[in-house]
Context: one part of a larger RNA
RNA sequence: GCAUUGCCAAGGAACUCGGCAAAAUGGCCCCGUAACUUCGGGAGAAGGGGCGCCAGGGGAAACCCUGGCCGCAGGGAAGAGGCCCAAGCAACUGUUUAGCAAAAACACAGGCCUAUGCGAAACCGCAAGGUGAGGUAUAUGGGCUGACGCCUGCCCGGUGCUGGAAGGUUAAGAGGAGGGGUCAGCGCAAGCGAAGCCCUGAAUUGAAGCCCCAGUAAACGGCGGCCGUAACUAUAACGGUCCUAAGGUAGCGAAAUUCCUUGUCGGGUAAGUUCCGACCCGCACGAAAGGCGUAAUGAUUUGGGCGCUGUCUCGGCAAUGCACCCG
Repeated sequence: GCAUUGCCAAGGAACUCGGCAAAAUGGCCCCGUAACUUCGGGAGAAGGGGCGCCAGGGGAAACCCUGGCCGCAGGGAAGAGGCCCAAGCAACUGUUUAGCAAAAACACAGGCCUAUGCGAAACCGCAAGGUGAGGUAUAUGGGCUGACGCCUGCCCGGUGCUGGAAGGUUAAGAGGAGGGGUCAGCGCAAGCGAAGCCCUGAAUUGAAGCCCCAGUAAACGGCGGCCGUAACUAUAACGGUCCUAAGGUAGCGAAAUUCCUUGUCGGGUAAGUUCCGACCCGCACGAAAGGCGUAAUGAUUUGGGCGCUGUCUCGGCAAUGCACCCG
């Protein structure tokens, strides 16, 4: 010097991104326990008191009262909650990146949509065959959402899906008008040219699809602009106008979302870019890629407080091991 460990005056988070680490709490019995709540919980809330041995007194006893008294050995692999307040997220117990992430991610009961009538749909396989299921719509597959409570607005123009079939378009196939080649024959020749064979080929007929017509948003998605107006000012309940398929309802809002921004006001501090409560000017919340609440839960995230401490002021001492020195 390093590792591990023990102790410390006064102070007590001044340390630091952050109480990281350490300290502290800790057993049993009794008393006593708030907001809130889904009435289960929250609760071991919080916060208090007691505890061994001896003697005396009281008592039926449990036990109670009074006085006094030590303290070092042992068992075991291991010896034992710190607490409170306020917010965010996720309902919860669970699950996960074997080896940097345990979470607000995944899952989850519950909700909704959708497919599927059974040789089911879906999936594996060339097939046979198999899973689904020795199940049968209170079932099975797929998708989204994610307890519970209150709710879930408007737009079907585009895209998708479902339904429709009158019309338009539309393939192979069917069809075979017409054209051409060849060659009997005809013609003086130029050339014409039957049948057959061959090549080509118009009309007509020909489904789904697409166009088209509807429906459908807990399907993919979308949910405006400008100008004016009230007897201080300011603001605009009100009006005008343009555009759209329709112009964002409820609720929430500087938010896990707010750029400007340390917005402004209030609270907490002597002092607060964080935190909490408000406001609303939402750069760029918003309703199952759910919205807003919510008791309980959480090795979750943020802020505050009490207790406690070598984290610090600020360092000191000690133990064991190692390094190191001498032999």